[in-house]
RNA sequence: GCGCCUGUAGCUCAGUGGAUAGAGUACAAGUUUCCGGAACUUGGGGUCGGAGGUUCGAAUCCUCUCAGGCGCG
Numbered sequence: 001g002c003g004c005c006u007g008u009a010g011c012u013c014a015g016u017g018g019a020u021a022g023a024g025u026a027c028a029a030g031u032u033u034c035c036g037g038a039a040c041u042u043g044g045g046g047u048c049g050g051a052g053g054u055u056c057g058a059a060u061c062c063u064c065u066c067a068g069g070c071g072c073g
Stems, first nucleotide, its partner, number of pairs: 001072007010025004018056001027043005049065005
């Protein structure tokens, strides 16, 4: 330099054109307990890496760009 893959909640991930963007775990509160843990209930937390475009509608499709990884030279 070229090609491919990945980027979504603190962390691990799902979601591949249409609903208020979800799950597990972590965190906070409550129930329970002598206290804690476990279990159960509830809650907070997201400009979907960034910018532009296509579309009635984009996390999803296209272009550019950033970061990480792999391969080739």
The RNA shown here (transfer RNA) has 73 nucleotides and comes from Candidatus Daviesbacteria bacterium GW2011_GWA2_42_7. Rfam family: tRNA. It is annotated as a transfer RNA. NCBI's taxonomy places the organism under Bacteria, Bacteria candidate phyla, Candidatus Daviesiibacteriota.